[in-house]
Context: one part of a larger RNA
């Protein structure tokens, strides 16, 4: 440390369970609000946070009725109460019902402010109570308004997608806005359909029919007629006519007439009314009352079992009854008909209300004939552009609708009938109403599921639309289980402990102990057994010594040795250094509905079947009727049409399709269509909202900028000019001026990069009177906004913001897809594609039928035009020669002819060669037929289901390319792919060989036989010396490496090598040279002589000779010695990055080459045994047995099984212990199964069928737990701490005290915005504080915020918002006057002292002011001017607050022996708002006086408490003690005043009496933080936040450094 084993810890799977869900059935009930609605705020309890209930009559109040013993709700505590005088409860009716919301007197940031009117409290003023006050229709009565799941009518109206692209089309009138009804809505009583026959409003369902049609005639889209069926229901106006009223006109005043109202009449097609004549009060409904019956609330009655045993319990088992119109469901210590409490049954009543039935009462409602004349729906019917609906896209296009333009008839009409016409039929527009059958379901009762069972079912079993996130619209979790009963653990002990834990006791059971039923896994740990520190490991496998337990089988461990690159996907190929998984558990993808195709099984069969609907019936299945349709029985043709035939066609011809019969309606399986169709995954389109608390711009209103410089214009003044002009001096203060702090900004550089910071911080920069920067309040909103323009900004999001919907858009792309066994098994290629990683057809599988082929081999017969070969055979190219037409140079010539040419060169000859697109030729293979063998199911064709269309390596033919490529493109075989084994060191495809399973059996292949490592240190004869090779690279080219063979030369007449020796002579050869002699160079019978040989010289030398030497020669030696030409093996050529292409090695070899022998050597073959396909054959019910052949396997097809849940039948187990969890053991080819052990404490199994939410390891899957890095990084401004002491169990931090150390234009102190209780006290440490805490901003209790003056509001306006009128606009709504809101700003009356643990201009004290009304008294004309009222900058003077010294003085310390002084230190030495008076040109302002008998300070005194006895501590209460001084700084604040252009709000109010006493003075805010731990930034965050103050020294200064007051040391 590894393996096991055994016991915990952790965590919360499983199994059970169900308190909630889903889905649905039936009945009900379809709203609810101005009588205040849904849904809210706040309240309400003895105590009371929260949920229910309820509303100041508040877990409630009253009246009936009901039941009968407890009861104050969840909700278990404690006080305290109600109840037989009937409570609690339950039912009905009623009262009460705050504030806000339609929200409605106004007003407004919802739950809040402020009115008016009437009455009333009190004489008023102020307050309080009740009631009332909003708009719109309407005359008034009255009624709207707003909220609601989904159904339903209409108005506007998408996109995404889908046509493999996109415009027409689709998607779709569908999502979504809007507007309206109602319990339904809508439609609706023919200006209709049909078709010569007829229906007779509408609606719905089945058919009709995926038919007819339409349709880039694509994708799609999609009727009616009629049938069968639900279910039924008709009506009334307008007109004609005839009144009446009321008004006008007219009048002979009788009257008339016109208009409007109302009344009566009348309502159609076979036309009807009217009108005229006849008849004549029936018949049928509707409404109302009353009576009566039914339903109908709580609620009543409501059968029938014991003993015995087991156990903690009995409902269980035994074993004996009993009810049953009840054997539903539930409970009750395990499963109960007979225990509870319930069902069947049966009874029950007040009010409502609903049905019916009768009686009355009102009210509507019909006929007959006649036909002369009237009346029957006008800007209408139709028509013309333009659209739009009809299944119909403009089309032949009817038929409905109307935007625009025109425009009829009048029953002798007039409209349709799918262009028009004509005949013929059917209706009768241009006004209305109309149940039921239909559709949906927030709600309520009653019930059902082969629905789900805490990661499921709703999102939400649980205080859930909640925590939590966002500015908002919006998003949105997570969480269930002690026990029959809480009998929820008294007591002791450890312990600081109310932590936690050990006895102890409760219980059947405490490993049921509250984190509480089972309790698996990761992970984390204790003890024991083997084994482990020379070992290199995809961790297993096969052998296997030891040791340990068991001892019957066995089981653990494995030294050591032999073989071995994980899954999964993706791919031509993956250990791959390509994907993807940190582990474990749960979950997690071909489903489901319609339509077809096909197989199979069954029913019936020339017939087959019902659909909707209806009838009947069960506890629950069902089961009858229904022929309407549908498919078959008959086909061909475009049709007409004929028909066992038809069509063509002149045909009887010939050809095409048919004709010799099976269908059909279920269930299954599979596929295929349409739907989200196997899951998960887009950037995007579009619809409707929500957002300018960031940020852009803009509007209205406030704010701020220390200090220092610099010195424009203008002006004075001198000069100067005729005046100007100019110059100089001063003055003056102007500037997108300069310097440089606050403030704004981000230049540079480091730091930071899992930050202190989702943009910082250190440090340096820019700007800093300006186009400056800010606060507070408003405007612009998504194809839009703003943009000094960067596509910048619009909430950490911008080339088009978020937030839901359309929506499961789409995705030819990527990923994932989950149990076993058996059979057979493939492509990677053709042809086509906006097509190339897709797709269709073909090819190749695979299944099932039928049929009779297919394959080899030999023979023969045949097509053919390759290899190859030729080329005086074609075409072409094409060496060298011959020949040399022609041609070019030269020559000649007047010219022509015409020579000559190592020039180009035709044709012919010879010769030599070449071709994918050349053939006089021409195989071998392959191909075709036919005949014979052989062989044995290997072919074929239908039908169905498929997958594949990326292919790769080698080998042979080719292209292409470099005759490069592991390159590319064919072709032919072959392997990999989809093939395991054995060799090739290792390796996809190279060699050998196709794994059914076992065996410690044999034989072989490639390949090896020294050793790793199985077998020869085998034979024989050679080669090689290079480690060459053995073991994957290598030429040209060299080479006296060896080796061999052949063929030739010398050579015992002495070779070849050495050694001695000689190597001469003409001649220095001629010639040429300055010289040339053998040797610079030319010449040539390179001659000749002596010789044994000796070159007019092989070479080295020389200026030139000279000299060395060689050929030759002779002696010596003594057997061999050369040449060339072919091989065999070596060698050089031979350069790549880390020493290594197996190690040790090998020298007649373990290398190479020949040749032999005999071993080894694989999942090949062979032996034994088994398993399963098929095939034959036997015997057969199934099955068996023999026999042959077979079983590699990806995509991909078929068969066969197994687990898992749930439903029906039968049969069962189980408290004497069921599922679940862990363990063994047996057993199946497996997937799995059985049986025990331990735990577990209520279920649950098996057979046969059936139905699925039916099987996981991988998805950067989802969700929870758990590791790992790692005790590691970190613990957030380097302002700093330390000591003593206190409380404490415990102290670096808390508290006291000393000390030091940090800020001090802040890190002090006050506000405003935001937050909201953080504030004070008391007690507490389990989180929370990046530690620990005895402490907090933490937890738990208790306390606290007091106003006529302060700021809001009872006052005012501004931007802007809202908005009667009004105007626009499919809607919703946009704009807008009066008007009303809206501070940031106008306007408005208090100080001071003192007090509290927390307040203070608010309470005290004391002194003031505003305002209103009463009374008293005085006075008094109104109105308008006018004021309010406004910039920058500058410049002057005035001058508050503060602050410094100083003198004096007052108090107190100091006093070094002690006592006094002086001296020194150290404090103090102060005083308000108001008033009144004086001053000030106004203003601020300034002095005097009161206010002041306060108060500070200081001194004495001293209470309460506390106490470590020492003191602290200071309530009170005495003293009346000090300057109202002198200086110097400071520069608030208003004013003027110059100056400059950009020329600088509105409104209320003011103006518009006095005085005194008395009275009144309302609502809200006030607590702490506020450069921050309390605000925005996820935190106790180095960040950001607007205004006031802001002291000394130094210094212009608000810079800078130190300090003061105060506050802090930054939470390791």
């Nucleotide at each position: 440390g590894g393996c096991g084993u055994a016991u915990g810890g952790g965590g919360g799977a499983u199994g059970c369970c169900u308190a909630g869900g889903c889905u649905c059935u039936c009945a009900g009930a379809g709203g609810c609000g101005a009588a205040g609605a849904a849904g809210g705020a706040c309240g309400u309890g003895a105590u009371a946070a929260g949920c229910u209930g309820c509303g100041a009559a508040a877990a409630g109040c009253u009246g009936c009725g009901g039941g009968g013993a407890u009861u104050g709700g969840c909700a278990c505590a404690u006080a305290c109460g109600a109840a037989u005088u009937g409570a609690u409860c339950c039912g009905c009716a009623g009262a009460u019902a705050u504030c806000c919301g339609a929200a409605u007197g106004g007003g407004g940031c919802a739950a809040c402010c402020c009115g008016g009117u009437a009455u009333a409290u009190u004489g008023a003023a102020g307050a309080u109570a009740u009631a009332u006050c909003a708009c719109c229709c309407g005359a008034a009565a009255g009624g709207g308004g707003g909220c609601g799941a989904a159904c339903c009518c209409g108005g506007c109206g998408a996109a995404c997608u889908g046509a493999a692209a996109c415009a027409u089309c689709u998607a779709a009138g569908u999502a979504g806005c809007c507007g309206g009804a109602g319990g339904a809505g809508a439609a609706g009583a023919a200006a209709a359909c049909a078709a010569u026959a007829g229906u007779g409003a509408u609606u719905a369902c089945g058919c009709u029919a995926g038919u007819a049609g339409u349709g880039g005639c694509g994708a799609g889209c999609g009727a009616a007629c009629g049938c069968g069926u639900a279910g039924u229901a008709g009506c009334c106006c307008a007109a004609a006519c005839c009144a009446a009223u009321u008004a006008g006109u007219u009048u002979a005043c009788g009257g008339a007439c016109u208009a409007a109202u109302u009344g009566g009449g009348g309502u159609u097609g076979u036309a009807g009314g009217a009108c005229c004549a006849c008849g004549a009060c029936a018949u049928u409904g509707u409404u109302a009352u009353u009576a009566g019956u039914a339903u109908g609330a709580a609620c009543u009655a409501g059968a029938a079992u014991g003993c015995u045993u087991u156990g903690g319990a009995a409902a269980g088992a035994g074993c004996a009854a009993c009810c049953a119109u009840a054997g539903a469901a539930g409970g009750u210590g395990a499963c109960a008909g007979u225990c509870c409490a319930g069902u069947a049954u049966a009874g029950g009543u007040a009010a409502a209300a609903u049905a019916u039935u009768a009686a009355u009462a009102a009210u509507a409602u019909a006929g007959u004939g006649g036909u002369a004349u009237c009346c029957u729906g006008a800007g209408u019917a139709g028509u013309g552009c333009g659209g739009g609906g009809c299944a119909c896209g403009u089309g032949a296009a009817a038929c409905c609708c109307u935007g625009u333009a025109u425009g009829a008839a009048u029953u002798a009409g007039g409209c349709g009938g799918g262009a028009c016409c004509a005949u013929c039929c059917g209706c009768u527009a241009a006004g209305g109403c109309u149940a039921a059958a239909u559709a949906c379901u927030c709600c309520u009762g009653a019930g059902a599921g082969a629905c789900c069972g805490a990661u499921a079912g709703u999102g939400a079993a649980c205080c859930a639309g909640u925590a939590c996130c966002g500015u908002g619209a919006g998003g949105g979790a997570a969480a269930g289980g002690u026990g029959a009963a809480a009998a929820g653990a008294a007591c002791c002990c450890u312990g600081a402990a109310c932590a936690a834990g050990g006895g102890a006791g409760u219980g059947a059971a405490a490993u049921a102990g509250a984190c509480c039923c089972u309790g698996a896994a990761a992970c984390c740990a204790u003890a024991c057994g083997c084994u482990u520190a020379c070992a290199a490991g995809c961790g297993g496998u096969c052998g296997g010594a030891g040791c340990c337990c068991a001892u019957a089988a066995g089981g653990g461990u494995g030294a050591c040795g032999g073989c071995g690159u994980g899954c999964c996907u993706u791919u031509u190929g993956c250990a791959u250094a390509a994907u993807g998984a940190g582990c474990c558990u749960a979950c997690g993808a071909g489903u489901u509905a319609c339509c077809a195709g096909u197989a199979u099984c069954a029913g019936c069969g020339a017939g087959g079947u019902u659909a909707a609907g209806c009838c009947c019936u069960u506890c629950a299945g069902g089961g009858g009727u229904g022929u309407a349709u549908c498919c078959g029985u008959a086909g061909c043709g475009a049709a007409a049409g004929c028909g066992a035939g038809u069509c063509u066609g002149a045909a009887u011809a010939g050809g095409g399709c048919g004709u010799a019969u099976a269908g059909u309606u279920g269930g299954u399986a599979u596929u295929g269509g349409u739907a989200g169709a196997c899951g998960c995954g887009a950037a995007a389109c579009c619809g409707a909202g929500u957002g300018a608390u960031c940020u852009a711009c803009c509007c209205a209103u406030g704010g701020g900028c220390a200090g220092g410089u610099u010195g424009a214009a203008g002006c004075u003044u001198u000069g100067u000019u005729a005046a100007c002009c100019c110059a100089a001096a001063g003055u003056g203060g102007a500037g997108g001026a300069c310097c440089g702090a606050a403030c704004c900004c981000g230049u540079u550089g480091a730091c930071g990069u899992u930050g202190a910071a989702a943009a910082g911080u250190c440090u340096u920069g820019g700007g800093a009177u300006g186009a400056c920067c800010u606060g507070u309040g408003g405007g612009u909103a998504g194809g839009g906004g703003u943009g000094a323009a960067a596509g910048g900004c619009c909430a950490a999001u911008c080339a088009a913001a978020c937030u839901c919907g359309g929506a499961a858009a789409u995705a030819g792309c990527u990923c994932g897809u989950a149990c076993u066994c058996c059979c057979c098994g493939a492509a990677a290629u053709g042809c086509a594609u906006u097509u190339a990683g897709g797709u269709g057809c073909a090819g190749c599988g695979g299944u099932a039928a039928u049929a009779a082929a297919g394959u080899u081999u030999u023979a023969u017969a045949g097509a053919g035009g390759u290899a190859g070969a030729g080329c005086u055979a074609c075409u072409g190219a094409u060496u060298g020669g011959a020949u040399g037409c022609g041609g070019g140079g030269g020559c000649u010539u007047c010219a022509c002819c015409g020579c000559c040419u190592a020039c180009c060169a035709a044709u012919u000859c010879c010769u030599g060669a070449c071709a994918a697109a050349c053939u006089c030729c021409g195989a071998a293979u392959g191909c075709u037929a036919u005949a014979a063998a052989a062989u044995g199911a290997u072919u074929a064709u239908u039908a169905c289901c498929a997958g594949u269309g990326a292919g790769g390596g080698c080998a042979u033919g080719g292209g292409u390319g470099c005759u490069a490529a592991g390159g590319u493109c064919c072709a032919u075989g072959u392997c990999c792919g989809a093939g395991a084994g054995g060799g090739a060191a290792a390796g996809a495809a190279c060699c050998c060989a196709g794994a059914c399973c076992a065996u410690c059996a044999g034989c072989u292949a490639a390949g090896g036989u020294c050793c790793c490592c199985a077998a020869a240190u085998g034979u024989a004869u050679g080669u090689u010396a290079a480690g060459u090779u053995g073991a994957a690279u290598a030429a040209a080219c060299g080479c006296g490496g060896u080796u061999g063979a052949a063929c030739u030369g010398c050579u015992u007449a002495g070779a070849c090598a050495g050694c001695u020796a000689g190597g001469a002579u003409g001649u220095u050869g001629g010639c040429u040279u300055g010289g040339a002699a053998g040797c610079a160079g030319c010449c040539a019978u390179u001659c000749a002589u002596u010789u044994a040989a000796a070159g007019a010289g092989u070479g080295c030398g020389u200026a030139a000779c000279a000299g060395c030497u060689c050929a030759c020669u002779a002696g010596u030696c003594g057997a061999g010695c050369g040449g060339u030409u072919c091989g065999g093996c070596a060698u050089g050529g031979a350069u790549a990055a880390u020493a290594a292409u197996c190690g040790g090695g090998c020298a007649u070899a373990a290398a190479c080459a020949u040749a032999c022998u005999a071993c080894c050597g694989a999942a090949g073959c062979u032996a034994u045994g088994g398993a399963u396909u098929u095939c034959a054959u036997a015997u057969u019910a199934g099955a068996u047995a023999u026999g042959g052949a077979g079983u590699g396997g990806u995509a991909g097809g078929g068969g066969a099984g197994c687990a898992u849940u749930g439903u029906a039948a039968u049969u069962g187990a189980u408290u004497a212990g069921a599922a679940g969890g862990u363990g063994a053991a047996c057993u199946g080819u497996g997937a799995g199964g059985u049986u025990u052990g331990c735990u577990g404490g209520a279920u649950u199994a098996a057979u046969u069928a059936c139905a699925a939410a039916a099987g996981a390891a991988a998805a950067u899957g989802u969700a929870g737990g758990c590791a790992u890095a790692a005790g590691u990084a970190a613990c957030g401004a380097u302002a700093a701490u330390g000591c003593g002491g206190g409380c404490g169990a415990g102290a670096a931090a808390c508290c006291c005290g000393c000390a030091c150390g940090c800020c001090g234009a802040a890190a002090g102190a006050c506000c405003a915005a935001g937050g909201u209780u953080u504030c004070c006290u008391c007690a507490g440490c389990u989180a929370u504080g990046c530690u620990a805490a005895u402490c907090a901003g933490c937890u738990g209790a208790g306390g606290g915020u007091u106003a006529g003056u302060c700021g809001g509001g009872a006052c005012c306006u501004a931007a802007g918002g809202c908005g009667a009128a009004c105007c626009c606009g499919a809607a919703a709504g946009g704009g807008g006057u009066a008007g009303u809101c809206g501070a940031u700003g106008g306007a408005c009356a208090a100080g001071c002292a003192g007090u509290u643990a927390a307040u203070a201009u608010u309470c005290u004290g004391c002194u003031a002011c505003c305002u209103g009304c009463u009374u008293u008294a005085u006075a008094u004309u109104a109105a308008a001017a006018g004021a309010g009222a406004c910039g920058g900058a500058g410049u002057u003077g005035a001058g508050a607050a503060u602050u410094a010294g100083g003198u004096g003085c007052g108090u107190g310390c100091u006093g070094a022996c002690g006592g006094a002084a002086a001296u020194g230190c150290a404090c103090g030495u102060u005083g308000a708002a108001g008033u009144a008076u004086u001053u000030g040109u106004u203003a601020a302002g300034a002095a005097u006086a009161c206010g002041a008998u306060a108060g500070u300070a200081c001194a004495c005194u001293u209470a309460a408490g506390c106490u470590a006895c020492g003191g602290c501590g200071g309530c009170g209460g005495u003293g009346a003690u000090a300057a109202u001084c002198c200086u110097a700084a400071g520069g608030a604040u208003g004013a003027a005043c110059u100056u400059c252009c950009a020329a600088g709000a509105a409104a209320a109010u003011c103006g518009a009496a006095u005085a005194a006493a008395g009275c009144a003075g309302c609502c809200c805010g006030u607590a702490c933080c506020c450069u921050a731990a309390a605000c925005c930034g996820a935190c106790a965050c180095a960040g950001g936040u607007g205004g006031u103050u802001g002291g000394g020294a130094a210094g212009a200064g608000a810079a800078u450094u130190c300090u003061a007051a105060g506050g802090c040391g930054c939470u390791c």
A computed fold for a 1612-nucleotide part of an RNA from Mesonia hippocampi, annotated as large-subunit ribosomal RNA, half A. It was read from a public genome assembly. It matches the Rfam family "Bacterial large subunit ribosomal RNA". The literature on the family includes a 2002 paper in BMC Bioinformatics by Cannone et al., "The comparative RNA web (CRW) site: an online database of comparative sequence and structure information for ribosomal, intron, and other RNAs". Rfam links the family to the GO terms ribosome and structural constituent of ribosome. The coordinates come from a structure-prediction model, not an experiment, and the mean pLDDT is 80.